Predicted 3D model of a 100-nucleotide RNA (Bacterial small signal recognition particle RNA) from a Phycisphaeraceae bacterium. It matches the Rfam family "Bacterial small signal recognition particle RNA". By type it is a non-coding RNA gene. Gene Ontology terms of the family: signal recognition particle, plasma membrane targeting and SRP-dependent cotranslational protein targeting to membrane, signal sequence recognition. About the family: The signal recognition particle (SRP) is a universally conserved ribonucleoprotein involved in the co-translational targeting of proteins to membranes. The coordinates come from a structure-prediction model, not an experiment, and the mean pLDDT is 75. The sequence was found by an Rfam model in a public genome assembly.
RNA sequence: GGCCGGGCCCGAUGCGCGGGUGGGCUUGCGAACCGGGUCAGGACCGAGAGGUAGCAGCCCUAAGUGAUUCCCGCCCGGUGCCGUCGGUGUCCUGGCCGUU
Numbered sequence: 001g002g003c004c005g006g007g008c009c010c011g012a013u014g015c016g017c018g019g020g021u022g023g024g025c026u027u028g029c030g031a032a033c034c035g036g037g038u039c040a041g042g043a044c045c046g047a048g049a050g051g052u053a054g055c056a057g058c059c060c061u062a063a064g065u066g067a068u069u070c071c072c073g074c075c076c077g078g079u080g081c082c083g084u085c086g087g088u089g090u091c092c093u094g095g096c097c098g099u100u
Base pairs, nucleotide, nucleotide: 001097002096003095004094005093006092007091008089009087010086011085012084013083014082015080016079017077018076019075020074021073022072023071024070026067027066028065029064035060036059037058038057043052044051045050
């Protein structure tokens, strides 16, 4: 000096981890008369049988809102004894060859 490696470093990316956020599943709350169901009492119609609307109560649900083991997406990272690819170095290091 050349060739082939390893480490460190840097970049990209995968996976993981952490945080944030949106959606799904599940679930709580949730309509003041102006959502639904059932509608005691009472009201109305009717001679009656019966019918009509329907407050409270009870049940259910919308928008919305809270929780959330879990699932999916996105964003971020002073994230990793992790994987893959690449880069480069006045860096560290191994082997071989050549020259003096």